The RNA shown here (Bacterial RNase P class A) has 383 nucleotides and comes from a Verrucomicrobiota bacterium.
RNA sequence: UUCGAAGUGCGGGCGUUCGCUUGCCCCUUGUGGGUGAGAGGAAAGUCCGGACACUAAAGGGCAAGAUUCCCCGUGAAAGCGGGGGCGCGGCAGGGCAACCUGUCGUGACGGAUAGUGUCACAGAAAAUAACCGCCUCACGCCUGCGUGAGGUAAGGGUGAAAAGGAGGGGUAAGAGCCCACCGCUUCAAAGGUAACAAUGAAGGCAAGAUAAACCCAGUUUAGUGCAAGGCAAAAUAGGGGAUCGGGCGGCCCGUCCACUGAUCUCGGGUAUGCCGCAUCUCGCUUUAGCGAGAAACUUGUACUGCAAGUUAGAUAAAUGAGCGCACAGCCUACCGCUUUAGCGGAAGGCGGACAAAAUCCGGCUUACAGCACUUCGAAGCCG
Numbered sequence: 001u002u003c004g005a006a007g008u009g010c011g012g013g014c015g016u017u018c019g020c021u022u023g024c025c026c027c028u029u030g031u032g033g034g035u036g037a038g039a040g041g042a043a044a045g046u047c048c049g050g051a052c053a054c055u056a057a058a059g060g061g062c063a064a065g066a067u068u069c070c071c072c073g074u075g076a077a078a079g080c081g082g083g084g085g086c087g088c089g090g091c092a093g094g095g096c097a098a099c100c101u102g103u104c105g106u107g108a109c110g111g112a113u114a115g116u117g118u119c120a121c122a123g124a125a126a127a128u129a130a131c132c133g134c135c136u137c138a139c140g141c142c143u144g145c146g147u148g149a150g151g152u153a154a155g156g157g158u159g160a161a162a163a164g165g166a167g168g169g170g171u172a173a174g175a176g177c178c179c180a181c182c183g184c185u186u187c188a189a190a191g192g193u194a195a196c197a198a199u200g201a202a203g204g205c206a207a208g209a210u211a212a213a214c215c216c217a218g219u220u221u222a223g224u225g226c227a228a229g230g231c232a233a234a235a236u237a238g239g240g241g242a243u244c245g246g247g248c249g250g251c252c253c254g255u256c257c258a259c260u261g262a263u264c265u266c267g268g269g270u271a272u273g274c275c276g277c278a279u280c281u282c283g284c285u286u287u288a289g290c291g292a293g294a295a296a297c298u299u300g301u302a303c304u305g306c307a308a309g310u311u312a313g314a315u316a317a318a319u320g321a322g323c324g325c326a327c328a329g330c331c332u333a334c335c336g337c338u339u340u341a342g343c344g345g346a347a348g349g350c351g352g353a354c355a356a357a358a359u360c361c362g363g364c365u366u367a368c369a370g371c372a373c374u375u376c377g378a379a380g381c382c383g
Stems, first nucleotide, its partner, number of pairs: 001379010013325006020038007027030001040354001044365002047363005052225004064221005069084006085109001086107009110216002115214002117210003131156002133152009164182002167179003183205001184203005191196001229275004239266006246260002249257002251254001279294006295311007329350004334345004
């Protein structure tokens, strides 16, 4: 210097013109003029926790959901950070091997002797293992082969995984059948806050894998989400009641019943609007405005504090577009230097990533062009 990995921050700038939403001010009250404010690190997915609101709520059980090694710190919680233990994988070292040790990465890391299920392809067989092979016996003959009956998990072969490993003894051949070592299980246990576990004893070894399969065990959990909820509130909508009147129908012919009209009255709901919903105070100025302080939250830090930043509120949903300038980036052809390859110069063209609030806050997850910084690794060049 280039490339790669991880982390952090920024994530387009300035000017001008025309618009959009909205607070406020002014007037001649209009689709007016003016003056302020106006998206993000993830606003996203809506996964987790809370605030807030309404509903529910004696107690217990069942069901359903969430969660799952240990310790410490932080936090309201969810979560996050640090350290440790154990398992798995890579690499290195030791060992004939099994395996052990170290290191790096990684793990939703309770339970596989409670029960059930599943295990592709290949393979005889995926769990009450005889395909080939090996061994014994019987029979047959072609006398070392065939057939039949048995034994055998040492060897071959298949597989991600094959019933502890490999060595010796043993055996007809074999086999933890027996033995030493390694591994494993159980019990005890130095040590450790704990998970765990040095070590010892016992056991020939029982227990293939899978619980992000059902399931079992421990812990834990009221439900619904701002379309919550509150207030106001139409009609030639509709309902109840009272009074009056006409008409029509019924019958037992009435101050009766049913339908219907007018007036008055009652409360409920919908459309719709407002609130919820965007912090407060003071000073100055006098058209909105400007300035200061406080509060809340976030981040950083040398932490009773200080510094920086933020506090937009639309409702079918505003926050945009055009032009110009410069800075990044990419493409095309050219010139000069020069060792591949790069450096320098100048011209033209293209041109800004992911994505956009919708009650708020804290997290998690996912997406992200480019730039800057830090750390680590690799390569090249110079000294």
The RNAcentral record of the sequence draws on ENA. A source record names the gene rnpB.